[in-house]
Context: one part of a larger RNA
Molecule: small-subunit ribosomal RNA, central domain
Organism: uncultured bacterium
RNA sequence: CUGGGCGUAAAGCGCGCGCAGGCGGCCUGAUAAGUUGGAUGUGAAAGCCUACGGCUCAACCGUAGAACUGCAUCCAAAACUGUCAGGCUAGAGUGUGGGAGAGGAAGAUGGAAUUAGUUGUGUAGGGGUAAAAUCCGUAGAGAUAACUAGGAAUACCAAAAGCGAAGGCAAUCUUCUGGAACACUACUGACGCUGAGGCGCGAAAGCGUGGGGAGCAAACGGGAUUAGAUACCCCCGGUAGUCCACGCAGUAAACGAUGAAUGUUAGUCGUCGGGGGCCUAGUGUCUUGGGUGAAGCAUCUAAGGCAUUAAACAUUCCGCAUGGGGAGUACGGUCGCAAGAUUAAAACUC
Numbered sequence: 001c002u003g004g005g006c007g008u009a010a011a012g013c014g015c016g017c018g019c020a021g022g023c024g025g026c027c028u029g030a031u032a033a034g035u036u037g038g039a040u041g042u043g044a045a046a047g048c049c050u051a052c053g054g055c056u057c058a059a060c061c062g063u064a065g066a067a068c069u070g071c072a073u074c075c076a077a078a079a080c081u082g083u084c085a086g087g088c089u090a091g092a093g094u095g096u097g098g099g100a101g102a103g104g105a106a107g108a109u110g111g112a113a114u115u116a117g118u119u120g121u122g123u124a125g126g127g128g129u130a131a132a133a134u135c136c137g138u139a140g141a142g143a144u145a146a147c148u149a150g151g152a153a154u155a156c157c158a159a160a161a162g163c164g165a166a167g168g169c170a171a172u173c174u175u176c177u178g179g180a181a182c183a184c185u186a187c188u189g190a191c192g193c194u195g196a197g198g199c200g201c202g203a204a205a206g207c208g209u210g211g212g213g214a215g216c217a218a219a220c221g222g223g224a225u226u227a228g229a230u231a232c233c234c235c236c237g238g239u240a241g242u243c244c245a246c247g248c249a250g251u252a253a254a255c256g257a258u259g260a261a262u263g264u265u266a267g268u269c270g271u272c273g274g275g276g277g278c279c280u281a282g283u284g285u286c287u288u289g290g291g292u293g294a295a296g297c298a299u300c301u302a303a304g305g306c307a308u309u310a311a312a313c314a315u316u317c318c319g320c321a322u323g324g325g326g327a328g329u330a331c332g333g334u335c336g337c338a339a340g341a342u343u344a345a346a347a348c349u350c
Base pairs, nucleotide, nucleotide: 005320006319008303012318014201015200016199017198021194022193023192025088026087027086028085029084030083031082033081034080035077036076037075038074039073040072041071042070049065050064051063052062053061054060091191092188093187094186095184096183097182103177104176105175106174107173108172109171110154115149116148117147118146119145120144121143125136126135162169163168206248207247208246209245210244211243215242216241220237221236222235223234259317260316261315262314263313264312268294269293270292271291272290274288275287276286277285278284279282300305323350324349325348332343333342334341335340
């Protein structure tokens, strides 16, 4: 170095963009760096190996050969890789067209509900629980009607549905804006894939400054429970927080526990949004390419299972693992306001 791995056993970076690097479509010509063949020189001796011989044998020694798989120069080949030149359109992209979508950002607006307040009616309870009590109420509660204020979330539609790279995204309208699919095949002509570092995005909780604060609610207080109950569960309250703006943080069972890209490999039944054909013109039928599901062959798998959305068969590139614990810890570095994050051991022990 090879002979193996990463859904669940250790192992896919949370996700993207992308410099270097690695890899890269079809045809023609040139070149000859890689590659292949040949020749020459060199590759010290000893050793190893082969043959023969010498010490009575052997170890040991002698002679000869082979080998020294390498390097340099020259000659030759031109398939493949590379380079140069020319061309192509199947990869990739652009254009045009009509559609789908909780994709993103900003602004405006609406209704239901909770809470609080004011006013009217009205009287003794209300609330809460397994049962209670703390709690609210004759200073008029709860109920009911009207009005006002304010914040947060957007019932039904709603779906195995849709969109997004992931995190994630749901009232309505307007403006700005990203991507994907389909159809046409007009244009460019390999412009591609992956991607160490790097850069960006990244739920919730948390942090800073300034707002906001209806409901909910860590902490905290009280009531219950209990032998006790500094608790779980339950009840009455309640502050951070949850909300907004700007900045930080950079982690999650960030999960499909399944990296990205390309090609190939039986069929069946749904669903979403495109295109086309047919007729009896419909809530019809057939078909095509894209997404998303179900069951299921071959294959694969330790099995459960996966199975054209692969965990099948192959190729390219990146990341990662190497017994359990110690430990995702210590020390050091980097980052951070902090909390901490990231990189990341060893002794020892089983």